[in-house]
RNA sequence: AUGAACGCUGGAAAGAGCCGCUGGCGCUAGCGCCGGGCGGCUCGCCGAAGGAGCAAGGGCCGCCGCUCGACGGGUGGGGCCCGGAAUCUCUCAGGCGCCAAGGACAGCGGG
Numbered sequence: 001a002u003g004a005a006c007g008c009u010g011g012a013a014a015g016a017g018c019c020g021c022u023g024g025c026g027c028u029a030g031c032g033c034c035g036g037g038c039g040g041c042u043c044g045c046c047g048a049a050g051g052a053g054c055a056a057g058g059g060c061c062g063c064c065g066c067u068c069g070a071c072g073g074g075u076g077g078g079g080c081c082c083g084g085a086a087u088c089u090c091u092c093a094g095g096c097g098c099c100a101a102g103g104a105c106a107g108c109g110g111g
């Protein structure tokens, strides 16, 4: 100098409907209204746990083009292989009133 675990702080996005149960209120005693209480279904949506995809770059070539000092070299294309980034893309997973939880990432501490 670099620096893990861990700790503290900050930290976005996206929802509705129907059904059943249930709680409260009103009264016409059987109905109506309200509910972020529980469960199920349907369609829609978000991207910042995790996961997945790829660009650059490198190598090879009995292929094609151009070129040179030419049985070899350079260079471009095409094919194959390696390499594979993200806050990009996908939306599997996860999530979608408030609170809570989670949360990429950032700051400080830590060592």
Stems, first nucleotide, its partner, number of pairs: 006109005015043007022035006044096003050092001051090003057082005063077006

Model confidence (mean pLDDT): 82 of 100. Glycine riboswitch aptamer from a soil metagenome, 111 nucleotides, folded computationally. It matches the Rfam family "Glycine riboswitch aptamer". Gene Ontology term of the family: glycine biosynthetic process.